[in-house]
RNA sequence: GCUUUUGUAGCUCAGUCGGUAGAGCGCGUCCUUGGUAAGGACGAGGUCGCGGGUUCAAUUCCCGCCAAGAGCU
Numbered sequence: 001g002c003u004u005u006u007g008u009a010g011c012u013c014a015g016u017c018g019g020u021a022g023a024g025c026g027c028g029u030c031c032u033u034g035g036u037a038a039g040g041a042c043g044a045g046g047u048c049g050c051g052g053g054u055u056c057a058a059u060u061c062c063c064g065c066c067a068a069g070a071g072c073u
Base pairs, nucleotide, nucleotide: 001072002071003070004069005068006067007066010025011024012023013022019056027043028042029041030040031039049065050064051063052062053061
C1' cells in the first nucleotide's frame, strides 16, 4: 500500500430481506431469611463508532472517515 472482518447498555454479545432496540452478568429498590449467600419481582442505564447520502421512515442499504483484528505484497 491492497483486501477483509468487527464497532449496539458498565462488561460479554444477539438483533432485524428498512418500521418506536434485546439477553446474560453487573447496578438500584423490594420480597423471602434470625442474618448472609442463593432464589424471585420490579426498575434505571443505549446520539446502535463519527459525518454525509437514499427513503415517508436507517442500528439495518450506499459513500467517506476513525479505531481494533486478520490476510497479502